[in-house]
């Protein structure tokens, strides 16, 4: 990269250096010279692997180790279904369900 499972309504930020954009795609909306992105260093959060401990097992516990994350629900919606409500309409609007899609792990190629 392409596949398979799992998760994704919690949680977690300061500084330095540098200096316009960033929030995957599009369409909204949003954050940003009271500093985007990125890069550093230090904290933290989480607990998928790996470590250790307890457990007969289910599994629990810690955070040594490898990821990962530290504005907003994965910000929010996308194609489809189904309920309401409006409408002359195949269309607006509201609620949901199960996906798609993106993102992380982990496994194997």
């Nucleotide at each position: 990269g392409a596949u398979u499972u799992a998760u994704a309504a919690a949680g977690a930020a300061g500084c330095g250096c540098u200096g316009a954009g960033a929030g995957a795609c599009a369409g909204g909306c949003u954050c940003u010279a009271a500093g985007a992105a990125g890069c550093g260093c230090u904290a933290g959060c989480a607990a998928c692997c790996u470590g250790u401990u307890c457990a007969g097992a289910a599994g629990a516990a810690c955070a040594a180790g490898g990821u990962g994350c530290u504005a907003a629900u994965u910000c929010c919606u996308g194609a489809u279904c189904c309920c309401g409500g409006c409408a002359a309409a195949u269309g607006c609007c509201g609620a949901g369900g199960a996906g798609a899609a993106u993102a992380u792990a982990a496994a194997a190629c």
Molecule: SAM riboswitch aptamer (S box leader)
Organism: Cyclobacteriaceae bacterium